[in-house]
RNA sequence: UGAGUAAACCAGGCAGUCGCGUGUGUGAGCCGAAAGGCUGUACAUGAGGAAAGUCCGGGCUCCGCAGGGCAGGGUGCCGGGUAACUCCCGGUGAAGGUGACUUCAAGGAUAGUGCAACAGAAAUAAACCGCCAUGCAGCUUGCUGCGUGGUAAGGAUGGAAAGGCGAGGUAAGAGCUCACCGGCGGAAUGGCAACAUUCCGGCCAUGUAAACCCCACCCGGAGCAACACCGUGGCAGGACAACGGAAGCCCGUCCGUCCCGGGGAGGUGGCUUGAACGUGUCGGUGACGGCACGUCUAGACAGAUGAUUGCCAAAUACAGAACCCGGCUUACAGGUUUACUCAGGGA
Numbered sequence: 001u002g003a004g005u006a007a008a009c010c011a012g013g014c015a016g017u018c019g020c021g022u023g024u025g026u027g028a029g030c031c032g033a034a035a036g037g038c039u040g041u042a043c044a045u046g047a048g049g050a051a052a053g054u055c056c057g058g059g060c061u062c063c064g065c066a067g068g069g070c071a072g073g074g075u076g077c078c079g080g081g082u083a084a085c086u087c088c089c090g091g092u093g094a095a096g097g098u099g100a101c102u103u104c105a106a107g108g109a110u111a112g113u114g115c116a117a118c119a120g121a122a123a124u125a126a127a128c129c130g131c132c133a134u135g136c137a138g139c140u141u142g143c144u145g146c147g148u149g150g151u152a153a154g155g156a157u158g159g160a161a162a163g164g165c166g167a168g169g170u171a172a173g174a175g176c177u178c179a180c181c182g183g184c185g186g187a188a189u190g191g192c193a194a195c196a197u198u199c200c201g202g203c204c205a206u207g208u209a210a211a212c213c214c215c216a217c218c219c220g221g222a223g224c225a226a227c228a229c230c231g232u233g234g235c236a237g238g239a240c241a242a243c244g245g246a247a248g249c250c251c252g253u254c255c256g257u258c259c260c261g262g263g264g265a266g267g268u269g270g271c272u273u274g275a276a277c278g279u280g281u282c283g284g285u286g287a288c289g290g291c292a293c294g295u296c297u298a299g300a301c302a303g304a305u306g307a308u309u310g311c312c313a314a315a316u317a318c319a320g321a322a323c324c325c326g327g328c329u330u331a332c333a334g335g336u337u338u339a340c341u342c343a344g345g346g347a
Base pairs, nucleotide, nucleotide: 001343002342003341004340005339006338007337008336009335010334012312013311014310015309016308017307018306020046021045022044023043024042025041026040028039029038030037031036048318052329053328055327056326057325058324059323060223061222062221063220072219073218074217075216076215077091078090079089080088081087092106093104094103095102096101107214108213112212113211114208115207116206128155129154130151131150132149133148134147135146136145137144138143139142163181164180166178167177168176182204184201185200186199187198188197189196190195227269228268229267230266235262237260238259242257243256244255245254246253276295277294278293279292280291281290282289283288
């Protein structure tokens, strides 16, 4: 210098004018039965890294709930982190890359069942061709034809053909025997573990479980339009102590007022101080955790966060909070920084 790998960060800035939501202070007025609300003004403050998809996990609220089982759903190498997770961190194994590094839904195929098209003689089991031995027949006397038996080394089909490859061995062959490699089983050593290394053994077992299934572990339902509070009149319900009424009085009964009480309209809360953020320090490889100090950072309910002018050389992506939080996934103009790898060149 070029080509890459892995992370972190910014997401136009400043100033002026007009406008909007919220909070606090303040001034009066208005609406409403009440609860409560509306309006002026000053000051303060006002979207994101994904606010998105609503895919996981939790907080919170109501309902249900002794405990256990079935069904259903989810997760699936090991260890750790966390409120929790299908997330994150660190390892193991496998695959890819020269490398930095990346990817993986990675339990079980000797519990059982299913499936494996086409091709091929044969697909979990094998003799089509070939090779070898042998019997018979023929003749051209070392070949041909028919039969019996051996053989998985070779050919042919296939994604896959009975561990691979070499040597010995044999009539021809074969883990039949041996070395190396792969796989399986056992032991020792190291490691918390997944697993790794070494040694020994017999000689070998198709693939598929995001197919059924088996094993282990986890899971109650609904969601802020949850839910809680206030609640006039009217309208269900209750009660008859008091008052009034039902053509004289008393009792009973009934009706009304008062009382109790349900709750529709309406109003308020829930609503943003939180597993919060920043700085420092300590522990840890790390995710993360402890401690100290500091900060307050939208809260609407038809829903504000906008428009415009000037300057900054030029340009402005994806996109707009709605109960809250931790993740994942997806979208994204332009730019900055750090660490590392490979190739070339120079000193």

The prediction has a mean pLDDT of 76.
This is a predicted structure of a 347-nucleotide RNA (Bacterial RNase P class A) from a Eubacteriales bacterium.
It matches the Rfam family "Bacterial RNase P class A". About the family: Ribonuclease P (RNase P) is a ubiquitous endoribonuclease, found in archaea, bacteria and eukarya as well as chloroplasts and mitochondria.
The sequence is in RNAcentral, with records from ENA.